This is a predicted structure of a 1375-nucleotide RNA (small-subunit ribosomal RNA) from an uncultured bacterium. The coordinates come from a structure-prediction model, not an experiment, and the mean pLDDT is 84. The RNAcentral record of the sequence draws on ENA.
[in-house]
RNA sequence: ACGAACGCUGGCGGCGUGUUUAAGACAUGCAAGUCGCACGGGGGGGACGAGGUAGCAAUAUUUGGUUCCUCCAGUGGCGCACGGGUGAGUAACACGUGAAUGACAUGCCCUUGAGAGGGGGAUAGCCCGGGGAAACCUGGAUUAAUACCCCAUGGUCUCGCGAGAGUAAAGGAUGGCCGCAAGGCUGUCGCUCAGGGAUUGGUUCGCGUUCUAUCAGCUUGUUGGCGGGGUAAGAGCCCACCAAGGCGACGAUCGGUAGCUGGUCUGAGAGGACGAUCAGGCACACUGGAACUGAGACACGGUCCAGACUCCUACGGGAGGCAGCAGUGGGGAAUAUUGGACAAUGGGCGCAAGCCUGAUCCAGCCAUACCGCGUGGGUGAAGAAGGCCUUCGGGUUGUAAAGCCCUUUUGUUGGGAAAGAAAAGCAGCCGGUUAAUACCCGGUUGUUCUGACGGUACCCAAAGAAUAAGCACCGGCUAACUUCGUGCCAGCAGCCGCGGUAAUACGAAGGGUGCAAGCGUUACUCGGAAUUACUGGGCGUAAAGCGUGCGUAGGUGGUUGUUUAAGUCUGUUGUGAAAGCCCUGGGCUCAACCUGGGAAUUGCAGUGGAAACUGGGCGACUAGAGUGUGGCAGAGGGUAGUGGAAUUCCUGGUGUAGCAGUGAAAUGCGUAGAGAUCAGGAGGAACAUCCGUGGCGAAGGCGACUGCCUGGGCCAACACUGACACUGAGGCACGAAAGCGUGGGGAGCAAACAGGAUUAGAUACCCUGGUAGUCCACGCCCUAAACGAUGCGAACUGGAUGUUGGGUGCACUUUGGCACGCAGUAUCGAAGCUAACGCGUUAAGUUCGCCGCCUGGGGAGUACGGUCGCAAGACUGAAACUCAAAGGAAUUGACGGGGGCCCGCACAAGCGGUGGAGUAUGUGGUUUAAUUCGAUGCAACGCGAAGAACCUUACCUGGCCUUGACAUGUCGAGAACUUUCCAGAGAUGGAUUGGUGCCUUCGGGAACUCGAACACAGGUGCUGCAUGGCUGUCGUCAGCUCGUGUCGUGAGAUGUUGGGUUAAGUCCCGCAACGAGCGCAACCCUUGUCCUUAGUUGCCAGCACGUAAUGGUGGGAACUCUAAGGAGACCGCCGGUGACAAACCGGAGGAAGGUGGGGAUGACGUCAAGUCAUCAUGGCCCUUACGGCCAGGGCUACACACGUACUACAAUGGUAGGGACAGAGGGCUGCAAGCCGGCGACGGUAAGCCAAUCCCAGAAACCCUAUCUCAGUCCGGAUUGGAGUCUGCAACUCGACUCCAUGAAGUCGGAAUCGCUAGUAAUCGCAGAUCAGCAUUGCUGCGGUGAAUACGUUCCCGGGCCUUGUACUCACCGC
Repeated sequence: ACGAACGCUGGCGGCGUGUUUAAGACAUGCAAGUCGCACGGGGGGGACGAGGUAGCAAUAUUUGGUUCCUCCAGUGGCGCACGGGUGAGUAACACGUGAAUGACAUGCCCUUGAGAGGGGGAUAGCCCGGGGAAACCUGGAUUAAUACCCCAUGGUCUCGCGAGAGUAAAGGAUGGCCGCAAGGCUGUCGCUCAGGGAUUGGUUCGCGUUCUAUCAGCUUGUUGGCGGGGUAAGAGCCCACCAAGGCGACGAUCGGUAGCUGGUCUGAGAGGACGAUCAGGCACACUGGAACUGAGACACGGUCCAGACUCCUACGGGAGGCAGCAGUGGGGAAUAUUGGACAAUGGGCGCAAGCCUGAUCCAGCCAUACCGCGUGGGUGAAGAAGGCCUUCGGGUUGUAAAGCCCUUUUGUUGGGAAAGAAAAGCAGCCGGUUAAUACCCGGUUGUUCUGACGGUACCCAAAGAAUAAGCACCGGCUAACUUCGUGCCAGCAGCCGCGGUAAUACGAAGGGUGCAAGCGUUACUCGGAAUUACUGGGCGUAAAGCGUGCGUAGGUGGUUGUUUAAGUCUGUUGUGAAAGCCCUGGGCUCAACCUGGGAAUUGCAGUGGAAACUGGGCGACUAGAGUGUGGCAGAGGGUAGUGGAAUUCCUGGUGUAGCAGUGAAAUGCGUAGAGAUCAGGAGGAACAUCCGUGGCGAAGGCGACUGCCUGGGCCAACACUGACACUGAGGCACGAAAGCGUGGGGAGCAAACAGGAUUAGAUACCCUGGUAGUCCACGCCCUAAACGAUGCGAACUGGAUGUUGGGUGCACUUUGGCACGCAGUAUCGAAGCUAACGCGUUAAGUUCGCCGCCUGGGGAGUACGGUCGCAAGACUGAAACUCAAAGGAAUUGACGGGGGCCCGCACAAGCGGUGGAGUAUGUGGUUUAAUUCGAUGCAACGCGAAGAACCUUACCUGGCCUUGACAUGUCGAGAACUUUCCAGAGAUGGAUUGGUGCCUUCGGGAACUCGAACACAGGUGCUGCAUGGCUGUCGUCAGCUCGUGUCGUGAGAUGUUGGGUUAAGUCCCGCAACGAGCGCAACCCUUGUCCUUAGUUGCCAGCACGUAAUGGUGGGAACUCUAAGGAGACCGCCGGUGACAAACCGGAGGAAGGUGGGGAUGACGUCAAGUCAUCAUGGCCCUUACGGCCAGGGCUACACACGUACUACAAUGGUAGGGACAGAGGGCUGCAAGCCGGCGACGGUAAGCCAAUCCCAGAAACCCUAUCUCAGUCCGGAUUGGAGUCUGCAACUCGACUCCAUGAAGUCGGAAUCGCUAGUAAUCGCAGAUCAGCAUUGCUGCGGUGAAUACGUUCCCGGGCCUUGUACUCACCGC
């Protein structure tokens, strides 16, 4: 934007539009008639006969007659060829535009001239018959004309050289006057022949007008000529004859599609799409064909023939054509009334009145489009009620409503009331005509009549806010946000996408936004889209340069003179219909709409002029191009010959057991003599070194040497030709390898194939063999990452460096030099270009000429068709369908069985373990009424749990409670509290005793207990993927970032990279970076040395006292120690290395040396890591239960599997006796000495200690002595029996310990795997938390004894930095 449709909704008016589909079929009605002033009749009515005229017959009356009106059919004239409909066909002179017609026609109309004389015979109708169902046909008789025919005349016209010949008519109709009549005069209309005009039409020509080349050749009346025919008219329009032409790459022919135009929609324009309504051509009228009539038709409502269909029928035969207006059924998403009127405009006929007119004008239906109006205006805060939200305070709906005051468009009722109407008619007057005061015509005046719409537009009045708002949307694009419901369901969606329990995206509601009698959706068109690029794109890597050349048509083309005027420019003439668009006026109240004028219509044609440029003609030139002369380089091509090295094979000699091959092997070859070695021979193929981002060629490509034939290039200087040029659709030629055909050849290599290995497999990679083929000749194939992924030619635009081939100049005695310019070939780079990468005088820069090619990915270089080929196949080359991407360049990361550097108990070197046994403990699994829950690779599994018999406890069974075990608020009662008894497993229930407290303003109040009702409590119920907090891990790894600047279109980069160095992004140097922050380090604690101060409960050297003995006592303050404060270590010093650096190596001194040891300390982040069961918390869920209380049970189960530990398997040991040395802790519901009892666990009693005082508390390994003597043991201690101790209300399920007895497995542990680098590993014991009791097998600490090894960084694992590739970015557990 729309001729629209669909959904929801709907007050009014104006003005337009309205079967886009079935050119499918149609009931019914209407849409083309008219003329009596052309004619003869028939029916009906009136008049005449009382009036007038003429005639006849009979006269009594009637009939015929005359005349007027009207109807019916007929003869005749005109019309029916217009108007109205539709777009099937048509790619065409159909349409548009401009010309031509000296090659034509034209009824009615206008104008001019001439004429209109004389005759004739029919026919329809009507009447009488016949046939037929009907339609209709037919016989006989009779009749008229403006119907028809003949004769005369003939200006024109035709024929003819000419004389000449031929060719028309209706004097009809009607009005008036005169006349007895015959007839005359006259008006109007009509008739005939001609000339002219106008109008309309026919024909012809130039140009323009769709897609396909997977349609490339088409044509025989075809092309032309001569002669005829035909037409209004030219013409193969038709015919006879003759000739063989005509059209086509500027697209013929075939095929598909389509009515054309003015214009409409869109667009800045150029364009693109369309061709409804209105207007101009065209075509068609059920389908196909044909002519007739006519001025005009090959005819929508005419004829004939054929066909299909429908209808009637008496079965013989007939009738019909809505793509006219309405209407019907059908098709379809879809398109209206079987209306009114000829009042206006227009048309047909007529002298006219008039008649006809579904043209037209109106009305009806439809929100289908456009335009306009309304659904009220003002005031109104208690910010009402209700709704919705809420942080519960409020906010919002919202001045919105109500209320009050106004207005009355529209609607309703009543009243008034247009314009559209002027002609014609009639009457009078004037003029014309005429003999005329007739008639007729024109003008004018008067008058009568004519309105479908319609009592409509419009106006007035009355009452009364009364009669009138919806639709879509609210995640972004895009204006507009919340709650509830739902829970990857239901659904939404134009694109991106939303929905898996907190959805502004689904559905509903509240609110909001937009438009508004409409609003959304869908279809189609243009735009945005520079996304077919004329304006206005591209082709190195995104799609896109033909594999390369030669060359035809075509396109393009050097300097100069002259001419022409085709292109070009300019003036003018004609045309470019109207409408529309635009500008400017006017009319409907405005607008839409209607209307006047103008502009525009960018075009075509004619004509006058200009001559710069392009083109054409003629002439000249030499700078482009070419030819000649002299040199030069070269794997350029073809052909004939020659050569040596090597491989293989054959023959012979020497010689013996292996050879060959691989990661390792095997197949293979070899005692029948291989391999090795020597000599000789055969044959084929390829040409080492030289060899070079060197050379040549158009490309493919070309490499030993020599001869012959041959193409091209470069350099130098001159001479000649005179634009001869560039490109190049088709065409032609060449064109690696593989492959094909025929014939040769065949050493090596080697598809296929065979065997051996590898492997899960191995139709592969590796090995041993081996055929086509590779080679030659001839003939095909015609493709490659045929690549510089870059078409050819020309010109212009800074440089630097290397190299190849010529030349010139300077210097030089010679070998070597330097500079310049040409032609190649390379590297780096200015400007510029590019998306970037990059290109950059060898352009991908700036321009010109020509060719080829591209237009999202896949389907697909496929199918079909065609051409080529022996085949393989090649060239040309789609569509359906499907996706929302595919792709390029660059960036950050991550990753790599990529690279470089570096680190770590990462490996290696060592020590000791685990994995085997028994036991303990945790987990999985299984079981169970329940075995509560969580943790699950490293980073779950002696984990939460620093301690499950009850409790804990969350689980199960059973018994109970329901404002609750706990909190706050209200009311009532009572102090609180307490004694005893009964029932019960207990919770609990019942009964019972004692007790009246504290403060007080005397009202009461506070704490506590009980009772009642309601708000509420309560939940270890769910979600760690809604969260806070805390924690684990990478990792104590050295990293992670920012500001400013700079670079880049940008993502980003730089800094942070580089050279060194470090444990370290630690430090130094360098650098478009300069600085900064979080991390590292340091600051903190502890330990190692010393000093100062202090000296009890600790200490005791010296002095003294005392004991069997002991710092026990006086005393001391030295030492140890305690606990406060200091010192000390910094690569500070020396030497070396290093860059005069940072730093490293060695040394001295020192208690300690290069962060001295240990701890705390954990960057930005990762793992939706762990935890809703520590705690907190959103949402959801339960509420006589998922809450609460109690008893008992369970968490302790047990075919099994795994993790973590302990104890062992023994002599470096076990047992017995004796002997020595710690540190750090804990203790009043406690640690407990000592004494007594017990074999012992322990019991009894009891001093001391609130702890440097007393106690736990005997440390153990160790040392000495004795014994055991290699065994299932004097090892090992499980298991089991008996007897006890202790804690506790209670040790059955289910505690620990003691004694006696019992005495299992186990003799050092498979694959695999863990820890540790020094006071470490290993080994030995001690203490503590939790705790009534229960772990010296867990955990956290403490000290004793006290090693071995590290060459080194190849490999395994993890990590850091730089770099590289990437189709990964949820990031290799990727794709």